Annotation
The part of an RNA shown here (large-subunit ribosomal RNA, half B) has 1153 nucleotides and comes from Yeosuana sp. The RNAcentral record of the full RNA draws on ENA.
Context: one part of a larger RNA
RNA sequence: UCAUGUUGAAGGAACUCGGCAAAUUAACCUCGUAACUUCGGAAUAAGAGGGGACGUUUAUUUUUAUAUUUUCUUUUUUUACGCGUUGGCACUGAAUAAGGGGUAGCGACUGUUUAUUAAAAACACAGGUCUCUGCAAAAUCAAUUGAUGAUGUAUAGGGACUGACGCCUGCCCGGUGCGGUAAGGUAAAUUUUGAAAGUUCAGGCUUUUAAAGGAAACCCCCGUAAACGGCGGCUGUAACCUUGACGGUCCAAAGGUAGCGAAAUUCUUUGUCGGGUAAGUUCCGACCGGCAUGAAUGGCGUAACGACUUCCCCACUGUCUCCAACAUGACCUCACUGAAAUUAAAAUGAUUGUGAAGAUGCAAUCUUCUUACAGCUAGACGGAAAGACCCUGUGCACCUUUACUAUAGUCAGCUAUUGUUUUAUAAAUUUUAGUAUGUAGCUAGGUGGGAGGCAAACGCCAACAAUGAAAAACCACUGACUAAAAUUUUAUAAAACUAACAAUAUGGACAGUAGCUGAUGGGUAGUUUGACUGGGGCGGUCGCCUCCAAAAGAGUAACGGAGGCGCGCAAUGGUAUAUUAGGCUUUUAUGAUGAAUGCUUUUAGGGUAAUGCUAUAUGUAUGCUUGACUGUAUGAGAAACUUCUCUAACAGGGACGCAAGUCGGCCAUAGUGAUCCGGUAGUUUAUUGUGGAAUAACUAUCGCUCAACGAAUAAAAGGUACGCCAGGGAUAACAGGCUGAUUCCCCUCUAGAGUUCCGAUCGACGGGGGAGUUUGGCACCUCGAUGUCGACUCAUCACAUCCUGGAGGUGGAAAAGCUUCCAAGGGUUUGGCUGUUCGCCAAUUAAAGUGGUACGUGAGUUGGGUUUAGAACGUCGUGAGACAGUUUGGUCCCUAUCUACUGUGAGCGUUGAAACUUGACAGCAUUGAAACUUUGUACGAAAGGACCGGUGACUUUUCAUCACUGAUUUUCCGGUUGUUUUAAUAAGCAUUGCCGGGUAGUUAAAUGAAUAAAACAUAACCCCUGAAAGCAUAUUAAGGGGGAAGGUUAGCUGAAGAUUAAGUUUUGUAGAUACCUAAAAAACUAUUAGGUUAAUAGGAUGAAAGUGCAAGUAUAGCAAUAUAUUUAGCUUAUCAUUACUAACAUCAACUAU
Repeated sequence: UCAUGUUGAAGGAACUCGGCAAAUUAACCUCGUAACUUCGGAAUAAGAGGGGACGUUUAUUUUUAUAUUUUCUUUUUUUACGCGUUGGCACUGAAUAAGGGGUAGCGACUGUUUAUUAAAAACACAGGUCUCUGCAAAAUCAAUUGAUGAUGUAUAGGGACUGACGCCUGCCCGGUGCGGUAAGGUAAAUUUUGAAAGUUCAGGCUUUUAAAGGAAACCCCCGUAAACGGCGGCUGUAACCUUGACGGUCCAAAGGUAGCGAAAUUCUUUGUCGGGUAAGUUCCGACCGGCAUGAAUGGCGUAACGACUUCCCCACUGUCUCCAACAUGACCUCACUGAAAUUAAAAUGAUUGUGAAGAUGCAAUCUUCUUACAGCUAGACGGAAAGACCCUGUGCACCUUUACUAUAGUCAGCUAUUGUUUUAUAAAUUUUAGUAUGUAGCUAGGUGGGAGGCAAACGCCAACAAUGAAAAACCACUGACUAAAAUUUUAUAAAACUAACAAUAUGGACAGUAGCUGAUGGGUAGUUUGACUGGGGCGGUCGCCUCCAAAAGAGUAACGGAGGCGCGCAAUGGUAUAUUAGGCUUUUAUGAUGAAUGCUUUUAGGGUAAUGCUAUAUGUAUGCUUGACUGUAUGAGAAACUUCUCUAACAGGGACGCAAGUCGGCCAUAGUGAUCCGGUAGUUUAUUGUGGAAUAACUAUCGCUCAACGAAUAAAAGGUACGCCAGGGAUAACAGGCUGAUUCCCCUCUAGAGUUCCGAUCGACGGGGGAGUUUGGCACCUCGAUGUCGACUCAUCACAUCCUGGAGGUGGAAAAGCUUCCAAGGGUUUGGCUGUUCGCCAAUUAAAGUGGUACGUGAGUUGGGUUUAGAACGUCGUGAGACAGUUUGGUCCCUAUCUACUGUGAGCGUUGAAACUUGACAGCAUUGAAACUUUGUACGAAAGGACCGGUGACUUUUCAUCACUGAUUUUCCGGUUGUUUUAAUAAGCAUUGCCGGGUAGUUAAAUGAAUAAAACAUAACCCCUGAAAGCAUAUUAAGGGGGAAGGUUAGCUGAAGAUUAAGUUUUGUAGAUACCUAAAAAACUAUUAGGUUAAUAGGAUGAAAGUGCAAGUAUAGCAAUAUAUUUAGCUUAUCAUUACUAACAUCAACUAU
């Protein structure tokens, strides 16, 4: 010092985040018991009282015996009431054994949960609601068979939400989902009827394709919210003001109803008012401007319940003021046994500086004999764990979804298994019959043949004629439409049959199964989810063109400063010819227009930004035109590459121009996209036996906001606080460093305020410095870890001083102030609220200073806040989840090697030893003040009211002490409960069993002292003398004086390792130690007292002091018990006396001579 216990004066929560911890209470009996209430409770509410032992009466329980049938007596054993006696401080005498009450939140309750940091408000729950399911049930497991559901059957079973009970549960169906409807739209495969191309002897071949028909799904329509969910703005208005019952307008699917409301939800916010308190960021009750309440994601209440959360009160206490004593253990010493982390090597100091920016190790200065032990924890950016925060990775994992792509499952169509029959409808086919009006003509389907046809005859039709694009009778062929019939086929619908099949009283060509096809499909899986970036995220940006930056060649960065582009034009191209713009000014009264004059000299114009260029025009106008050509190519420039740019010249065939010539788009520089893949056109290219074809190649050309623009894929978003890994101080949060915008302080300038007057005081607009405390900037040390706010504890320094001390000025009468100078010696409060620092408040005070020290201090404490995992509210998000929003809960390890520090030894030195001193140096200490006096004086009209000087209660701090007052006193005495030894005595155990006292010692709350007086040198400041400068001037001259709680002495303490190792005295061979007995000392050592010539310790005797009247005996009493012997007996540490016991034995080693 710590751990576990015991006790505590006065106070009693002042402690603290918080009564944490501890204390209190406690069993039984009697009395008594509130609000509220679901009438059950609440309730052991609360709050009072009782008890031992002995004797005895009555009643009672059990039991025995006798006698007897119902009573008495007797034996045994309980309980209760009463009465009496008796002892104690205390009678459930020890042990066992609730502290209570009030308010609010949440959850109804008992229960369950993160084994190992969360027990809760989370989960569950009975009850409520919705929904699915008719039995081969739904749902679930499963490859198949099968199984659970259930040997159950809608009062049953599954799923979801809510969460007892009470009062209730509003509006919205636009979105998403679910259910329904089946008319229309969209829609796959199989299917039907065609078409084109190719090829072939040919085709039912190959390829492509049009139309028709074709299910679920989707669109559309309806319903559904105790499905997912949602539930508004702006504005005017009432006779003070305010408010707005009332009105206007816009939007919406509907605009939040009841209730509640600064709340587990309220940012602002410590809202405002009330209550409680001396004082209330919490709490309770209200208000309502609800950032961002709200009705089964349930709303509001609610008795009971809760190791839940909040606030208050009573009781109680060492939580605290403020700690003290004791017990046991650890620690320490000895003996035995005997780990661990750690460790580059160490001969391991302080300050200031330096330095990869915080040094034992570098520099300078200072300090320092050698070496141990016990302590302490400031440092060794101490140990432990390749940081969990942050960033990075074309890392990982899991989770989510309207990310992408798949997929189990589910739904649907077709085909197969798959057969028979009927009816109806529809279609197709065949046959028959019929129909057909543009105009003109007579009601012309079309084409071909045709001058006749039919009839007994009369005659009719046709021809002829007319009309017209077409002409008719009659014959043949044929298209479309309508109707009827028939046959066969197909489709759909409704039925029937039966053998497959199946779970066999039945169902049945359905279902099931298989294949193909469509839909749905986070149920499951695989993945993606960019970079730059003064950390990352949010924001912004990403290619190309122009200018500046860019420093007179080129080039040159930034999340530097300015702007443009993702085209346009068939003329805005080519050529030939012609031509000159814009602005200002003057004249014509003025204005407009036109004309003319003068000046300017490119300012205009150039399709389009800017720059360059441009009048010989590249500008403007007109004529004719298409060179906005084909095939080549030389030489250059830019450039990592891919690529980009300019261009002489040749050939062809052109345009314009008389010609020379010019023309391969546009005054120049933007107007863009690699490769793969695919399309179109062309080609005297290749073409799998041959010929073709398919296909490919070549030439031309088309398809990318591949804009993250050198383009990872045809195709891709999020969460992680449940997280993991690799790394990074290449990169953030803390701290340090650099900087000093901001901050703080000072100076300066004066405008102005101050009645007058800048400067008693205040001082704008400006200017100049300093500090390194704020907020920042930078990203330099540290990510193989430098623990973060506040509190506690302990501090230390600066001074820009809060108080106290000394001064100057004052717009200082006194008093009280204001301001400035000097001054760091000492001091600088306790509470209420909050995690708070801060702040507000209460009450004090001489004052309640400002800052630094890793925002001092977690190998010193705490852990309330922040900052893991649980949970909830509001808000955001479809969701997983998220929030410098709120709320509740939530593991703080380390035995100290070195340095530093606090103590204690040993060695050696100091030239023998002992005793006593000196003091270089160092440290400690250093407070304030009521009241009285001077004095009701100076001053002042009064009110008021001093300086200087003296005394000084008290206070702060420190030291000492135990006589007093107390605390403690488990080694002393007594009382007493339970139990054991038969009783008694005397003891053991139960916290020392509990209780009452208490010596020594130790202690504070007790009482004694100190911080005094003085000297010297000074600070600001005040003066003397006194020139330079005949004056003046205390002097930024010589000389001299005064002057502060501050400095040095002085006071107290340490101190000769003060290596400069001191001095004095004594002694002259000693001295000291070991060893033994010990305590006034003490961890061990040391120190001190002693060692037989002895009181050092123990014992004995006596005393003091404590306790409180022993045992035994006697007497009294039925007994408990009382009285007498007896102020007895017992007695630790105290004092005195006394050698009874022990200081024996060994004289070795050391030192000196």